Notes: Bacterial RNase P class A from Robertkochia sediminum, 306 nucleotides, folded computationally. The sequence was found by an Rfam model in a public genome assembly. Model confidence (mean pLDDT): 78 of 100. Lineage of the source: Bacteria > Flavobacteriia > Flavobacteriales > Flavobacteriaceae > Robertkochia. Rfam family: Bacterial RNase P class A. By type it is a ribozyme.
[in-house]
């Protein structure tokens, strides 16, 4: 060199013009003017933990669910580190549905006389009898505590329910009528967890037809398991201390267009030409997992070359 393996950073850049949206200030009452802020590592998928909020702070059984090897981390967790064992790989290194089969039940292709069961092969040996006894032979296993839990099961540990369309308020409007059924405390229905209990609310009730009305705003909403940089602990995941810093908040949805210049890759002798990825917040974090361009840095290197 090449061709593997694991990490890691970044996600073009700068100037004019026109805009688009939150804040704050002036000016105005009609929409200006001047500052400041405005998507991502995945904002995806909604896969799994949390926060928050409302259901009786959320009972009690009983079903379900999820995780599994030891340690350690964390608000948690299935997630990350560390490590053991085991499988792949020449090696860096990857991956593991790695608790029980000595509780029950099922369940095993070929070969075997027979496969969890005895209608016990074949030769010996013994007994009053009997696979009672040794040996052979098949096979991963033939009475071994036998294999299997990505078989049911069972151990142990966690898990209540919904989901920002949660939830709290404001304002508008209408038909508290109409027709039919049923029900009124011996109570229809309802809420609450998939059922059972338990509990709570219920007559201006509930079901059903038929027709009316409204479909707007405010809140919850972004300052936090935040962010940066230094340092201390730890192998690390992480965690502490110290200083600094304010970083979208729209609602049918803003976060952009356009023009010139420069980087950077890739073709060309060279004028020049070409490329520049995946994708767009919607209550917010921590993860996984998928999608995707370029670069760096490290480890290992069978064979072949030198």
């Nucleotide at each position: 060199c090449g061709g593997g393996c694991a990490g890691g950073u970044c996600a073009c850049c700068c100037u004019a013009u026109c805009g688009u949206u939150c804040c704050g200030a002036a000016g105005u009452u009609a929409u200006u003017u001047c500052g400041g802020g405005a998507a991502g590592g995945a904002a995806a998928g909604u896969c799994c933990g949390g926060a928050c909020a409302c259901c009786a702070c959320a009972g009690c059984g009983c079903a379900g669910c999820a995780u599994a090897g030891c340690g350690g981390u964390u608000a948690a967790c299935a997630g990350c580190c560390g490590u053991c064992c085991g499988u792949u790989g020449a090696a860096a290194a990857a991956c593991g549905a790695g608790g029980a089969c000595a509780a029950g039940u099922g369940c095993a292709a070929c070969a075997g006389a027979a496969a969890g069961a005895a209608u016990g092969u074949a030769c010996a040996g013994g007994u009053c009898a009997u696979g009672c006894u040794g040996u052979a032979g098949u096979g991963a296993a033939a009475u071994c505590a036998g294999g299997u839990a990505a078989a049911c099961u069972c151990u142990a540990u966690g898990c209540g329910g919904u989901g920002a369309a949660a939830c709290g308020c404001c304002a508008u409007g209408u038909a508290a009528a109409c027709c039919g059924g049923u029900g009124c405390u011996u109570g229809a229905g309802g809420a609450u967890u998939g059922c059972g209990c338990g509990u709570c609310c219920g007559a201006u009730g509930c079901c059903g037809g038929a027709g009316g009305g409204u479909a707007g705003g405010c809140g919850g909403c972004u300052a936090g398991a935040u962010c940066u940089u230094a340092u201390c602990a730890g192998u690390a995941a992480u965690g502490g201390u110290a200083a600094g810093g304010c970083c979208a908040g729209a609602u049918a949805a803003a976060u952009g267009a356009u023009a010139g210049g420069g980087a950077c890759c890739c073709c060309g002798c060279g004028a020049g030409g070409g490329g520049c990825a995946c994708a767009g917040a919607a209550u917010c974090c921590g993860g996984c997992u998928u999608a995707u361009g370029a670069c760096c840095u490290g480890c290992a290197u069978u064979u072949u070359u030198u």